[in-house]
This is a predicted structure of a 73-nucleotide RNA (transfer RNA) from a Candidatus Tayloriibacteriota bacterium.
Rfam family: tRNA. It is annotated as a transfer RNA.
It was read from a public genome assembly.
Lineage of the source: Bacteria > Bacteria candidate phyla > Candidatus Tayloriibacteriota.
Model confidence (mean pLDDT): 81 of 100.
């Protein structure tokens, strides 16, 4: 140079041949305790890497480009 993977919530991930974005942890608040954990209940957090393109509708499909990551020379 070529060539294949990964990009989604603060972290590790899931998302079924397009049709309201989700789980554990993790924070926050309430109960509980003499305080703190634990345990339970209830919230909050996302422009799905970017710009384009197809669609009545894109995280999901199509093209480039960006940043890891393996593989070939």
């Nucleotide at each position: 140079g070529c060539g294949a993977g990964u990009a989604u919530a603060g972290c590790u991930c899931a998302g079924u041949u397009g049709g309201u974005a989700g789980a554990g942890c993790a924070c926050a608040u309430c109960a509980c305790u003499g305080a703190u954990a634990c345990u339970g209940a209830u919230g909050g957090g996302g422009u799905c890497c970017a710009a384009g393109g197809u669609u009545c509708g894109a995280a999901u499909c199509c093209u480039u480009g960006u940043a890891c990551u393996c593989g070939c020379a």